Predicted 3D model of a 1466-nucleotide RNA (small-subunit ribosomal RNA) from Pinus albicaulis. The organism belongs to Pinus subgen. Strobus, within Eukaryota. It matches the Rfam family "Bacterial small subunit ribosomal RNA".
[in-house]
């Protein structure tokens, strides 16, 4: 400190995600020790049993003990302190509840200190006895009785402002005795509570008002105390946008945790504070409580009961149930700390102090150490050699934390005794490596890899993603990686995240500027010089509890953990002081900003009045058949006279030219003229006011069009609608009508792509060059010319800045100030609730659930029913096919035991196959063999080989015979056969989507790249584009490019001319003969065979840019690549191809292998492809005699001669080939044929032969003789060709025994027509648009069917909170009281004071009953919405998406959606 992940890649904007830490944790594997710390986060559920608060002895009793006495001991009772402490939990509480910093109007048990007191009387009540009631629990009733219990008298202090008056204390006890322990009063202290108060303190405005004892204030209660605390009256005020009131949620903080920090989350355990104690109330005692291990009532619950009643409260320790993913012993022990009583000795203390249980956490230790390479055994991998796990292990040598077993035992906690912890800790002795490693991951983030199974299956996944037979990602394995008594999963919180941005973000187009102006609160504010000191800065004082964090230093064998000290930074409050800056006061100034004034411009605004051209209608003429309208049509209007034309008349919208990135207005919006009233703006000159300023939450005005209400008006055009056309449909584009609305008064409505997609003000920051408006200065007689300025409005362009595109002094630059918005897509501007609207609707505006993107700007591709510009038998023009016949071959489909396989648009389909009767043969029926038909080892035996016999379809079995070789180092070998045996053969079996190779195809189209440099942030561009030119990226210019490579072009083969050069089998010459160049000569020809030369725009003109080049011409055998082959970038189709071959993997092995014999591949209703013949007369058919070139031939080709009507047989030279041979046809002459299914056509069919061959039936191929079908020129559509081409005519060859060849690959003979042009078709290059990128066979939209998921409304129902009226008042406090009753005081009594009880009053829990708000659940039915491999309509959007599109608004349709009005370019 960043990374991963939207794309083809690219930058950017943004979200999700992941790497750190952390936890009172839980879960899943494993689990040695020790220390120290933590341990119900749920149900403040509901509790069984035991414990947690007693203790002491002034006081009077029972009772046990004793021989007496005797507080010796028990027990329950009055009295005194203590149960208000400690310890529990986190429900309530958004509060003076807490935290901080302050104060006044006051209280205090116990304790300190100080100074006084305690004369003197009295009547009771429990226990106790006696009695009675009850089941208990408990309660009544008579009697007796003590006291530090209770009451009266005096007195002092102290209180009531002064006086005066009033008021008002006490207690003893022990002891022989000093004396000790208490009591009352007062003043102080000290430490504790109670109050006030500034100032912090969670979310929501889809909670805006709220409040009735409320706020003040007077009297008067009450309290320690101030106070509406409480009452009566008076007034009517408090409070709230600095967020009141409501509502949700939360105990608050010292801290803890994260963070580089500002923050952000949290409130366990330890500590302060405050509340609560089954719910709710309420008071009693008391220093102190409205207490709960106290007390009444009321509820709910639970237990007892004799049914009349009673009893209880673990959120105290420990336990049990429940809930829960989850939290411990029904332990010890008062030794230590502390607390409570008490003089004390003491006793009680589930506080505390310790153990137990739990890897909860965390800090320490250990599980051994040396030594060892035969590199062992195994395991796993392999290229089979060998790698790894591996010095690991084992062997050998030490050592003993730890463990077992013994021994000893504590220091210290403790000041004289007292240790629960404990026979702990620690020491010491002995044994013996002995007792001790697991968890996760191993595709990329992210350290670490192979094998084997699986086969989009079964799994994984934090994200992206992985798995469809060769998975590094899934499951075992081995092996590396990481952390280790833990390892990894979930959960949740910070960080990463500058993803709420104070430090520290953004708003042109990604999310985001209110439509647009006025203006209050509020924030901000020109200079100058005071004053003051809030703010701001400095010193200094006080706190902001310890504990924590952080420095130093110290004890535990280290650490953790424990102690001692110490300190930073911040906050508050006090106090001295400094004044530069804010603010305050005060005074002046003018520079902002106003006002006055002199000019100007202008569709700025209202409302008047007038005007011409245009449509449409009416009238009236004139003419006479058609207008109109559209891609073409039609519906419509015309002979009752339309359209045309002419006059005349009416009506209502709008306002040509001028007009302009020209005006002027806030913004919407604003043009015929003119008059009338009125608002801003700006120049100039300088008076005058003296910061009056800038922005604006909220509010307020205007605010296109569309719509609404009333009312008027209605030419045109025009949603709806009707009808005509398109079309599959056409609720649409088109056309022919046509309503509201469009106009006008008055009101509403408040939205728009209301855009500059850029909020407003003010200051600064190169420059050019255009318009409008105004003003000066030079000039000038005046108008041009030209300089300088304000104020607007356009356009380039530096710097900067921007993700780029693009702003750029009219900033999207540099700064300040204010205000609005924004934080991933959807869902949704949707739902709910308020608020406006007459209504349509607006504004505010969520959330469940989904999804890893969505999106912006450029980039390179493709693609376009976009441009431009080239080109190709791509069309056109010509020519001659094909589809129609008929056979041939090939494919699909049937079909069949099997019709093997493979190729399926072009770029399959006379293809693989340059040849299927057996064989080929892979297919099918049968019969066989299993180490095999065919290789390499091994073992035994026989040489090898050849004949015969015999069963069988054959393949194969039997038998019998001949033979007996060759090398040898004498063991045997080589070569071969038969038999055995285990490794293995064999597979035309799969997968061509695992490949290698070699093939198509776009396409012989001109592309395709790379160095370097250079531009961009980068993909990427440049170059290779741009003027020309070219068959060509071919060349020439030009240019941030400048070389260079692939390809084009040449080089290569073949035809065309000429030379040289050779001389056989080719040629020729003489000559000779004839059957033949058979013989001599030759080298002039012709051919061969070899070597050369020739063609380069070379040369003249002319054009072109003095280029490249292009046209014409000469000459030349050719002339502008002379013709033609062969030669095919970079890629693209997962294009064929495992049946040519090679091969990986996975399948079969008595078979998917291999032999054999018959069959099949040749089937046949039909479609399709590709050829062949052919309808004739430019022909067929008799006859006759010419001419080629290229090629074959020895198991071969076969001549002359003979037979046969052929086919062909018979003899049989020649020829290993320029020598022999296979071997020409059409054309050309001549003759008949006359236009007919024909003397065309040859199918088919019968017969008779001929040839190959072991075989001719399935199924050969020829030949003669007979037979003589369709066919008369071909529908819609379609190939194929530019000169030696096209048509045509024959001839060769391969493969081959033979041929189904009419295929195919060659060769030569005769020899045309036509191209003006670029519509379509396919390529090429440049440009544009995209929402494509698997690339338009693409994306991608809405209904509408299923399925499932959350949510909305819904008659209603059931709950729960909340406050409010009204009734009811329990317990109980102050009151009242003319009933009843009373020991202490007074009084001679009577009776009084007082006290009790009963009754009543106010107040009031729960309960009752009405009506509300808020909130959760469920609901028949219903709305929309997400999501889902497949699905039904259609094609709305992205290109001009085939009507450009989108926003507002209205209408409309089954859905996209269409149309109407304004508006926007996105």
């Nucleotide at each position: 400190a960043g990374a991963g992940u939207u794309c083809g890649a690219u930058c950017c904007u943004g979200g999700c995600u992941c790497a750190g830490g952390a936890u009172g944790a839980a879960u899943g594997c494993u689990g040695g020790c020790a220390g120290c710390a933590u341990g119900c986060u749920u149900a403040a559920c509901a509790c069984a049993u035991g414990c947690a608060a007693u203790a002491a002895g002034a006081c009077g009793g029972g009772a046990a003990g004793u021989g007496g006495u005797g507080u010796u001991u028990c027990c329950a009772g009055u009295g005194g302190c203590g149960g208000a402490c400690a310890g529990g939990u986190g429900a309530g509480u958004a509060a003076c509840g807490c935290a901080u910093a302050a104060g006044a109007a006051a209280c205090u048990u116990c304790c300190c200190u100080u100074g006084g007191g305690a004369g003197g009387g009295g009547a009771a009540c429990a226990a106790c006895a006696g009695c009675u009631g009850g089941a208990a629990a408990c309660a009544a009733c008579u009697g007796c009785u003590a006291a530090u219990a209770c009451c009266c008298c005096a007195u002092a202090g102290g209180c009531u402002g002064a006086g005066g008056a009033g008021u008002a204390a006490a207690a003893g006890g022990a002891g022989g005795a000093a004396u000790c322990c208490g009591c009352c009063c007062a003043a102080g202290g000290a430490g504790g509570g109670g109050c006030u108060c500034g100032c912090g303190u969670c979310u929501g405005a889809u909670u805006a008002g709220u409040u009735a004892g409320u706020u003040g204030g007077u009297g008067a209660g009450g309290c320690a105390a101030u106070g509406g605390c409480u009452u009566a009256c008076c007034a009517a005020g408090g409070u709230g946008a600095c967020g009141a009131u409501c509502a949700u949620u939360a105990g608050c903080u010292a801290g803890u945790u994260u963070g580089a920090g500002a923050g952000g989350a949290u409130g366990a355990u330890c500590a302060g504070c405050g509340a609560c104690a089954c719910u709710g109330g309420g008071a009693c005692u008391g220093a102190g409580a409205c207490a709960u291990g106290g007390c009444c009532c009321a509820g709910a619950c639970u237990c007892c009961u004799a049914c009349a009643g009673g009893a209880g409260g673990c959120a105290g320790c420990a336990g049990u149930g429940g809930g829960g993913a989850a939290u411990u012993u029904u332990c010890c022990a008062c030794a230590a700390u502390g607390g409570g009583c008490g003089a004390a000795a003491g006793c009680c203390u589930g506080a505390c102090g310790g153990a137990g249980c739990a890897a909860u956490g965390u800090u320490g230790c250990a599980u051994g150490a040396a030594g060892g390479c035969a590199g062992a055994a195994g395991g796993c991998c392999c290229a089979c050699g060998g790698g790894u796990c591996a010095u690991g292990a084992a062997a050998u040598u030490c050592u003993u934390u730890u463990c077992u077993c013994g021994g000893a035992g504590a220091a210290g906690g403790a000041a004289a005794a007292u240790g629960a912890c404990g026979g702990u800790a620690u020491c010491u002795g002995a044994g013996g490596a002995a007792u001790a490693a697991g968890c996760a991951a191993c595709a990329a983030c992210u350290a670490a890899c192979u094998u084997u199974g699986u086969g989009c299956c079964a799994g994984c996944a934090g994200c992206c993603g992985c798995g469809g037979u060769a998975a590094g990602a899934c499951a075992g394995a081995g092996g590396a990686u990481g952390c280790a008594a833990g390892c990894g999963u979930u959960a949740u919180c910070c960080a990463g995240a500058a993803u709420g941005a104070u430090u520290c973000g953004g708003c042109g187009u990604a999310a985001a500027g209110c439509g647009u102006c006025u203006g209050u609160a509020g924030g901000u504010g020109g200079a100058u010089u005071u004053u003051c000191a809030a703010g701001u800065c400095c010193g200094u004082c006080g706190u902001c509890a310890a504990a924590u964090u952080c420095c130093a230093g110290g004890g535990c064998u280290c650490a953790a953990c424990c102690c001692u000290g110490g300190a930073c930074a911040g906050g508050u409050g006090g106090u001295a002081g400094a004044a530069a800056c804010u603010a305050c006061c005060a005074a002046g100034c003018u520079g902002g900003a106003g006002u006055a004034u002199g000019g100007u411009a202008g569709g700025g605004g209202c409302a008047g009045a007038g005007g011409g051209a245009a449509u449409u209608u009416u009238c009236a003429g004139u003419g006479g058949a058609g207008c109109g309208g559209u891609g073409a049509a039609a519906u419509g209007c015309g002979u009752u006279g339309a359209g045309a034309u002419c006059g005349a008349a009416a009506a209502g919208a709008a306002c040509a030219c001028c007009a302009a990135c020209g005006g002027a207005g806030a913004a919407a919006g604003c043009a015929c003229u003119u008059u009338g009233c009125u608002g801003g703006g700006u120049c100039g000159a300088c008076a005058u006011u003296g910061a009056c300023a800038c922005u604006g939450a909220g509010a307020g005005a205007c605010g296109a069009a569309a719509g609404c209400u009333a009312g008027g008006g209605g030419a045109g055009a025009a949603a709806a609608u009707g009808g005509g056309a398109u079309u599959a449909c056409a609720u649409a584009c088109c056309c022919c009508a046509g309503u509201a609305g469009u106009c006008c008064u008055a009101g509403c409505c408040g939205u728009a792509a209301a855009c500059g997609a850029u909020g407003g003000a003010u200051a600064c920051u190169a420059a050019g060059u255009g318009c409008u408006g105004u003003g000066c200065g030079u000039a000038u007689u005046g108008a041009c010319c030209u300089g300088c300025g304000c104020a607007g409005u356009g356009c380039u362009a530096u710097a900067g800045a921007g993700a780029a595109c693009a702003c750029g002094u009219u900033a999207a630059g540099u700064a300040u100030c204010c205000c609005u918005c924004c934080u991933g897509g959807g869902g949704a501007g949707u739902a709910u609730g308020u608020u406006c609207a007459c209504a349509a609707g607006a504004a505010u505006g969520a959330a469940a659930c989904u999804c890893a993107a969505a999106g912006g700007a450029a980039u390179u591709g493709a693609c376009g029913g976009g441009g431009g510009c080239c080109u190709g038998c791509a069309c056109a023009a010509g020519u001659g096919g094909u589809g129609g016949a008929g056979c041939a071959u090939g494919u699909g489909g049937u079909u069949c035991a099997a019709u093997u396989c493979u190729a399926u648009g072009c770029a399959a389909a006379g293809u693989g196959a340059a040849g299927a009767a057996c064989c080929u043969u892979a297919c099918c029926a049968g019969g066989g063999c299993u180490u095999g038909a065919c290789a390499u080892g091994c073992c035994g035996u026989g040489a090898a080989u050849c004949c015969u016999c015999c069963c069988g379809a054959a393949a194969g079995a039997g038998a019998g015979g001949a033979g007996u070789g060759c090398c040898u180092u004498c063991a045997g070998g080589a070569a071969u056969g038969c038999g055995g045996u285990c490794a293995c053969a064999g597979g035309u079996g799969g997968u061509g989507c695992a490949c290698g190779g070699a093939u198509g195809u776009c396409g012989u189209c001109a592309g395709c790249u790379c160095g370097u440099g250079c531009c961009a942030u980068a993909a990427g561009g440049u170059g290779u584009u741009g003027g020309g030119u070219u068959a060509a990226g071919u060349c020439c210019u030009g240019c941030a490019a400048c070389a260079a490579g692939u390809g084009c072009a040449a080089c290569c083969c073949u035809c065309g001319u000429g030379u040289u050069u050779a001389g056989u089998u080719g040629c020729c010459a003489a000559c000779a003969u004839u059957g033949a160049g058979u013989u001599u000569g030759g080298a002039a020809c012709c051919a061969u065979g070899a070597a050369c030369a020739g063609a380069u725009u070379g040369c003249u003109g002319g054009u072109g840019a003095u280029a490249a080049g292009c046209c014409a011409g000469a000459g030349g055998a050719a002339g502008g690549u002379g013709a033609g082959g062969a030669u095919g970038a970079a890629g693209u189709c997962a294009a064929g191809u495992c049946a040519u071959c090679a091969u990986g993997c996975c399948c079969c092995u008595u078979a998917u292998g291999u032999c054999c014999u018959g069959g099949g591949c040749g089937a046949c209703a039909c479609a399709c492809g590709u050829u062949c013949u052919a309808c004739a007369a430019u022909g067929a058919c008799c006859a006759g005699g010419a001419c080629a070139a290229a090629g074959g031939g020895u198991c071969a080709u076969g001549a002359c001669c003979c037979c046969g009507c052929a086919a062909g047989g018979g003899c049989a030279a020649g020829c290993u080939a320029a020598c022999c041979u296979c071997a020409a046809a059409a054309a050309c002459c001549c003759a008949a044929c006359u236009c007919a299914a024909u003397u065309c056509g040859g199918a088919u069919u019968g017969u008779a032969g001929g040839c190959u061959g072991c075989a001719a039936c399935u199924u050969g191929c020829c030949u003669g003789c007979a037979u003589g079908a369709a066919g008369c020129c071909a529908g819609a559509a379609u190939c194929g060709c530019u000169a030696g081409u096209a048509a045509u005519c024959a001839c060769c060859g391969g493969u081959c025994a033979g041929c189904c060849a009419u295929a195919c690959g060659g060769c030569g003979g005769u020899g045309a027509a036509u191209u003006c042009g670029u519509c379509c078709c396919g390529g090429g290059c440049c440009u544009u648009g995209u929402a494509c990128a698997c690339a338009c066979c693409g994306c991608u939209c809405g209904u509408c069917a299923c399925a499932u998921u959350a949510u909305g409304g819904g008659a209603g129902c059931u709950g729960g909170c909340c406050a409010u009226g009204c009734u009811c008042c329990a317990u109980g406090u102050c009151g009242u009281u003319a009933c009843c009753u009373u020991a202490a005081c007074u009084g001679c009594a009577a009776g009084g004071a007082g006290g009790g009880g009963g009754a009543u009053g106010c107040c009031g829990a729960a309960g009752g009953c009405u009506g509300g708000g808020c909130u959760a659940g469920u609901g028949a039915c219903u709305g929309g919405a997400g999501u889902g491999a497949a699905g039904u309509c259609g094609u709305a959007a992205c290109a001009a998406g085939g009507u450009a599109g989108c926003c507002g608004u209205a209408c409309u349709g089954g859905a996209a959606g269409g149309u109407g009005c304004a508006g926007c370019u996105g």